[in-house]
RNA sequence: GCAGGUGUCAUAUAAUGGUUAUUAUACGUCCUUGCCAAGGAUGAAAUGGCGGUUCGAUUCCGCUCACCUGCU
Numbered sequence: 001g002c003a004g005g006u007g008u009c010a011u012a013u014a015a016u017g018g019u020u021a022u023u024a025u026a027c028g029u030c031c032u033u034g035c036c037a038a039g040g041a042u043g044a045a046a047u048g049g050c051g052g053u054u055c056g057a058u059u060c061c062g063c064u065c066a067c068c069u070g071c072u
Base pairs, nucleotide, nucleotide: 001071002070003069004068005067006066007065010025011024012023018055027043028042029041030040031039048064049063050062051061052060
């Protein structure tokens, strides 16, 4: 330099164009207990960035950034 792949809460994940983006762990608050742990209830938290297509984009397209793989 060329080609391909991946990018979603703190972490790991679901969502094949449509209502408030799913679940688990962790975290906050409360309940339970003499205390801790375990258990229960509840809450906050995310689509790498920019642009395009569309009535509507995590999803489709282009560029770009980061990482991974292959070729030279």
About this RNA
A computed fold for a 72-nucleotide RNA from Candidatus Magasanikbacteria bacterium RIFOXYD1_FULL_40_23, annotated as transfer RNA. Its Rfam family is "tRNA". Rfam classes the family as a transfer RNA.